[in-house]
Annotation:
A computed fold for an 88-nucleotide RNA from a Chloroflexota bacterium, annotated as c-di-GMP-I riboswitch aptamer. The source organism's lineage runs through Bacteria, Bacillati and Chloroflexota. The prediction has a mean pLDDT of 87. It was read from a public genome assembly, where an Rfam model found it.
RNA sequence: CGCUGUUCAGAGCAAAGCCGUCGAAAGACGGUGACGCAGAGUCACGGGACUAACGCGACCUAGUCGCUAUGUCCGCCGGGCCGCCAGC
Numbered sequence: 001c002g003c004u005g006u007u008c009a010g011a012g013c014a015a016a017g018c019c020g021u022c023g024a025a026a027g028a029c030g031g032u033g034a035c036g037c038a039g040a041g042u043c044a045c046g047g048g049a050c051u052a053a054c055g056c057g058a059c060c061u062a063g064u065c066g067c068u069a070u071g072u073c074c075g076c077c078g079g080g081c082c083g084c085c086a087g088c
Stems, first nucleotide, its partner, number of pairs: 002088004012037002017032006035075001041081003045078003048073003055067005
């Protein structure tokens, strides 16, 4: 440096649910809680997914519906960067 992750050491993260805060929402953050994770560290770069406030359009103009990411997800897949232990 590359490959592998059954095992060892020391650590780490924390799904759902519940409570609180923020947000239009998706969702995020804090607490609690552990389903799981060898990159469940990080970057929205490619694909994908979610939401639709603003905007645009339609209508029966109150409002409803449709389209749209500039919003969100890295614990959906791929890729970039950085990294622990063990074995080969």